The prediction has a mean pLDDT of 79. Lysine riboswitch aptamer from uncultured Phascolarctobacterium sp., 156 nucleotides, folded computationally. The model forms 100% of the base pairs in the Rfam consensus. NCBI's taxonomy places the organism under Bacteria, Negativicutes, Acidaminococcales, Acidaminococcaceae, Phascolarctobacterium. It matches the Rfam family "Lysine riboswitch aptamer". Rfam's curators write: Riboswitches are metabolite binding domains within certain messenger RNAs that serve as precision sensors for their corresponding targets.
Formats: sequence, structure tokens, C1' cells
RNA sequence: AGAUAGAGGUGCGGAAAGCAUUAGUAACCUGUGGAGCGGGAGCUGGGAAGCAGGGGAAAGGGCUAACGCCGAAGUACGACAGACGCCGAAUUUGUUGUGCUGGGCCGUCAGUGAAAAACUGCCGGACUGUCGCUGUAAAGCAGCGGAGGGCUAUCU
Repeated sequence: AGAUAGAGGUGCGGAAAGCAUUAGUAACCUGUGGAGCGGGAGCUGGGAAGCAGGGGAAAGGGCUAACGCCGAAGUACGACAGACGCCGAAUUUGUUGUGCUGGGCCGUCAGUGAAAAACUGCCGGACUGUCGCUGUAAAGCAGCGGAGGGCUAUCU
């Protein structure tokens, strides 16, 4: 230098299907009402908004999970191409550039979201694994610091 195999643990990702939620919400129907509703395009006296009754979903997000793994994987900002949508916005898929993150947890703020679930970002906190240095002869313990392009083992 290369190859192979491993470790961290509330570890990462995770199809189909089911469940909870979305929600007694939206569509739709009836009555009332009587001119507004929508970002726009448009809709509306052939009856808008609102109110009452009937009616009654879905997508995304969540949980369980086969299975694949240990930069597992994720994410921010851009560029390009597509999907969806009446258009825009939003959302989403793929490729690519740059950056960040050892790992999970908790919290403030901001954003997405129906949500107090969950996710994302900056910051902070303790915990944990690993290597280096120091204090010790060593183990162990303590302190400081670094990052996964790392660490450990074996082989060439």
C1' cells in the first nucleotide's frame, strides 16, 4: 500500500400487507341565506360566503415488518431532466457539484406537517464507542483533543 473479516447499539435503511391517525375533515345532497369566493385562471341570482342536517373518503406523514447493512446512511444549498397539478406555488424521483455528520438521546429557536406524532437545520447539554496525548509500570480510572477517507484483527 492492497485484500478479507469484524466492532460501536434506544445503531442505519427498510417492500408488500395490516393498524392507528388524518376525520366525522373534504367531495356530494337537502334546507336556510342573498353576494360574494379564489394566489391566479376562473366560479357564482340556473344562487357565492356563512349556518343547520344528512353523508362520508383519500394521499402524504406514523407504528409493526421480510430483508439489506456498519458512510450503515442522511442532510443543506445549487444545476439539469422528469412526475403531479388548469397555471403558479408546494411536493416528489433520478443524475450531478459543493459542504456537513462517529452514534443515539434531551432541549431552545426556525422550517415542513392535520398534529402536541414524526422529520430537517443551526446551537447547547450530558451519555456512549474509537484513536492520540497527559497523569499511573500496566490494567483500570481521570483530564484534554481529533474524526468514519477512521478503528480492530488476519493475510499478501